[in-house]
RNA sequence: GACAAAUUUGUAGCGCCUGAACCUUAUCAUCAUAGGGUUGACGAGGAAGGGGUUUAUCGAAAGUGUUCGGCGGGUGCCCCUCGGCUGCCUACAGUCGUGAAAGCGGGACAAAACCAGAGAGCAAUCUUUGGCACAAACCCCGUCAAGUAGGAGA
Numbered sequence: 001g002a003c004a005a006a007u008u009u010g011u012a013g014c015g016c017c018u019g020a021a022c023c024u025u026a027u028c029a030u031c032a033u034a035g036g037g038u039u040g041a042c043g044a045g046g047a048a049g050g051g052g053u054u055u056a057u058c059g060a061a062a063g064u065g066u067u068c069g070g071c072g073g074g075u076g077c078c079c080c081u082c083g084g085c086u087g088c089c090u091a092c093a094g095u096c097g098u099g100a101a102a103g104c105g106g107g108a109c110a111a112a113a114c115c116a117g118a119g120a121g122c123a124a125u126c127u128u129u130g131g132c133a134c135a136a137a138c139c140c141c142g143u144c145a146a147g148u149a150g151g152a153g154a
Base pairs, nucleotide, nucleotide: 014072015071016070017069019068020039021038022037023036024035025034026033042059043058044057048081049080050079051078052077053076082097083096084095085094086093088151089150090149091148092147103143104142105141106140107139114131115130116129117128118127119126120125
């Protein structure tokens, strides 16, 4: 240094690349071809169980080339089961998912980008340090609901 095995941790804007763009070599020039390489999503957020399904939430940056295009996956969505709530119980209904109504109002919280460096590479480019702000949703606070039928109890 390589390979194999085991253990632990982390990772869904997660993984991959044949379109495309860029760099380089063959190559002294032009054209063409071929080979090799580089790029190809910045964070926040999200899991009851099973099945199905695909353009699966929120904003930021950039705008010439981009986060374009393609494939796979995926905490989304739908159905069923189970569960919470609707003064107690059951059934149905509704609405959510274990911190278990929606809506409305308010509040709060990023990283890239940018600037200044360090390192690797012929280069495209990659890794990394410091500085500097600025989000929305989830979330938090407040407001605000809720049956139909039967039964029990007072």